[in-house]
Predicted 3D model of a 69-nucleotide RNA (transfer RNA) from Mytilus coruscus. Model confidence (mean pLDDT): 82 of 100. The RNAcentral record of the sequence draws on Rfam. Its Rfam family is "tRNA". The family's RNA type in Rfam is transfer RNA.
RNA sequence: AUUCAGAUAGCUCAGUGGCAGAGCGCUCAUGUUUUUGAGAGGUCCCAGGUUCAAAUCCUGGUCUGAAUU
Numbered sequence: 001a002u003u004c005a006g007a008u009a010g011c012u013c014a015g016u017g018g019c020a021g022a023g024c025g026c027u028c029a030u031g032u033u034u035u036u037g038a039g040a041g042g043u044c045c046c047a048g049g050u051u052c053a054a055a056u057c058c059u060g061g062u063c064u065g066a067a068u069u
Base pairs, nucleotide, nucleotide: 001068002067003066004065005064006063007062010024011023012022013021018052026039027038028037029036045061046060047059048058049057
C1' cells in the first nucleotide's frame, strides 16, 4: 500500500428492514448455606444516502484485528 473481517449495556456476545436482547456483573428485596424475585444501565463507532420504516441496505471516514506485498 492492497484485500478481508469486526465496532451493539461495565465485560463477553446475539440480533441481516418493523418493540434493541441474552449470559456474567451491578443495585434493591428475600433467603441463610449460596436461593428466589424485581430493577437500573445503550442515539447500536462517526457523517451522509436509500426507504413509509435502518443496529440491519448503500457511500465515505475513524479505530481494532488478520492476510498479501